[in-house]
């Protein structure tokens, strides 16, 4: 300089058009003399930014940022 790919909860990851899900982790209750383990409820993210398509966009188009692969 050119091609690829990711970006979604504090952390790792699904979700491929119709209001985002799950371990883990955190709270809070139960069990224990405490603790951990278990079980039970809960809180947390509007999806990297900005634009465009659509009746709706996390999904598609387009630029840009970061991150890594690969070519010159």
């Nucleotide at each position: 300089g050119g091609g690829c790919g990711a970006u979604u909860a504090g952390u790792u990851u699904a979700g491929u058009g119709g209001u985002a899900a799950a371990a883990c982790g955190c709270g809070c209750c139960g069990u224990u003399c405490a603790c951990a383990u278990c079980g039970g409820c809960g809180a947390g993210a509007g999806c990297g930014u900005a634009g465009g398509u659509u009746c709706g966009a996390u999904c598609c188009c387009u630029a840009c940022a970061u991150c890594g692969c690969c070519c010159a």
A computed fold for a 72-nucleotide RNA from a Candidatus Parcubacteria bacterium, annotated as transfer RNA. Its Rfam family is "tRNA".